[in-house]
Record summary:
SAM riboswitch aptamer (S box leader) from Chitinophaga solisilvae, 120 nucleotides, folded computationally. It was read from a public genome assembly, where an Rfam model found it.

Formats: sequence, C1' cells, structure tokens
RNA sequence: CACUUAUCCAGAAAGGCGGAGGGACUUGGCCCUGCGAUGCCUUAGCAACCUUUCCAGAUCAGCAUUGAUCGGGAAAAAGGUGCUAAUUCCUGCCCCGGUAAUACCGGGGAAAGAUAAGUU
Repeated sequence: CACUUAUCCAGAAAGGCGGAGGGACUUGGCCCUGCGAUGCCUUAGCAACCUUUCCAGAUCAGCAUUGAUCGGGAAAAAGGUGCUAAUUCCUGCCCCGGUAAUACCGGGGAAAGAUAAGUU
C1' cells in the first nucleotide's frame, strides 16, 4: 500500500512550542480561529478494539477426567493501539414515505473516510 471483518448520535484537556488559517476530499452550508486555532511535544484523561479474569450456554472430539471452537453477560485497565469542538459537524449520490412541490421534513442505503483486529 491492498484486501477482509467490526464499529463510528456515548466519553475524555491542561501546559509548552509555533504563528495562520483550519474543520480529509467534492457541492452547498454551518462552525473554530491573533482571547493564538490547525499542527507538533509533554502530562493528564476517555474508551474498551486487541488483552486479562469470572459467569452461564451452544457445537464438535473423546469411554471419561477433559480439550477445542463459537457467540452472550459481568468486571478490570498493567501492556499494544486509538481518541480527547460540533454525529465521520451537517449535506452532496441512490431509494422510500409525507407534501401541490424540483422547496422542506423523516427513514433506509451506497460511496468516501477514520479506528481496531486479521491476511497477503
């Protein structure tokens, strides 16, 4: 880098550096920002993907003690990541419903993206 699977309306900020735009891309919007944003570093925190423990269960193997696999519930936070404005900030593309309506509102999906775990 590519592919697969899962999740994305919850949660969590201070200090230092730095000095202009930033919120991935695209359309429109709406926000953040010299009261110093975005970014980088440190510390702290959040969460619970990997992880650990416990509980009950299903399937498979075995004569059996048992072992393996699978998902479910509860708890923990030492380690590997991640995250700490706004739902992935909203929207854009497709479908459905409401509507006189191409407005507007609601619902579903796709695409793209982010993160984790795994595979080559």